[in-house]
RNA sequence: UUCUUAUCAAGAGAAGCGGAGGGAACUGGCCCGUCGAUGCUUCAGCAACCAGCCAAACGGUCAGGUGCUACUUCCAGCGGAUGUUAAAGUCCGGCAGAUGAGGA
Numbered sequence: 001u002u003c004u005u006a007u008c009a010a011g012a013g014a015a016g017c018g019g020a021g022g023g024a025a026c027u028g029g030c031c032c033g034u035c036g037a038u039g040c041u042u043c044a045g046c047a048a049c050c051a052g053c054c055a056a057a058c059g060g061u062c063a064g065g066u067g068c069u070a071c072u073u074c075c076a077g078c079g080g081a082u083g084u085u086a087a088a089g090u091c092c093g094g095c096a097g098a099u100g101a102g103g104a
């Protein structure tokens, strides 16, 4: 990098550096940002995919390997159902994305 698979409505902050944009791509929204965002570093925390230990198993325990700590993956955009005069709305699925695990 790519393939497969599981989950994605919960949860979790401060300091330092830095200095203008940022929230995956594109579009439309909506938000965050000089009262210093996004990002990086340190510490802290949240969680429990893999590993360890216990167990026949369901599970339990632990926090080693990861991950994560604005807004539902921030919302929608593709299809179907429902709803309606038509909409809005709601539900299901898909595409894409993120993370873990396994393979190439």
Stems, first nucleotide, its partner, number of pairs: 001104008013043005021032003026077004044069003049065002052061003073096001078093005
Annotation
This is a predicted structure of a 104-nucleotide RNA (SAM riboswitch aptamer (S box leader)) from Sporosarcina gallistercoris. The coordinates come from a structure-prediction model, not an experiment, and the mean pLDDT is 88. Rfam family: SAM riboswitch aptamer (S box leader). Its family is annotated with regulation of gene expression in the Gene Ontology. Of the family's consensus pairs, 97% are formed in the model.